[in-house]
RNA sequence: GCCCUCUUAGCUCAGUCGGUAGAGCGCGUUCUUGGUAAGAACGAGGUCUCGGGUCCAAGUCCCGAAGAGGGCU
Repeated sequence: GCCCUCUUAGCUCAGUCGGUAGAGCGCGUUCUUGGUAAGAACGAGGUCUCGGGUCCAAGUCCCGAAGAGGGCU
């Protein structure tokens, strides 16, 4: 220098064909127990890396940038 993949909750990751975002773990409250662990119910937590574009509508499609990983020379 060229090419590929990834970026979504505190962490690890889903999200298929564009229709308005979820799981597990963790965290909080409550229940249960003599008490703890375990278990159960409920809840909080999101600028979907950033900037544009297309579209009635974008995490998803297009362009550019940044960051991370890998390959070739």

A computed fold for a 73-nucleotide RNA from a Pseudomonadota bacterium, annotated as transfer RNA. The prediction has a mean pLDDT of 81. The same sequence occurs in records of 2 taxa. The RNAcentral record of the sequence draws on ENA. Its Rfam family is "tRNA". About the family: Transfer RNA (tRNA) molecules are approximately 80 nucleotides in length. It is annotated as a transfer RNA.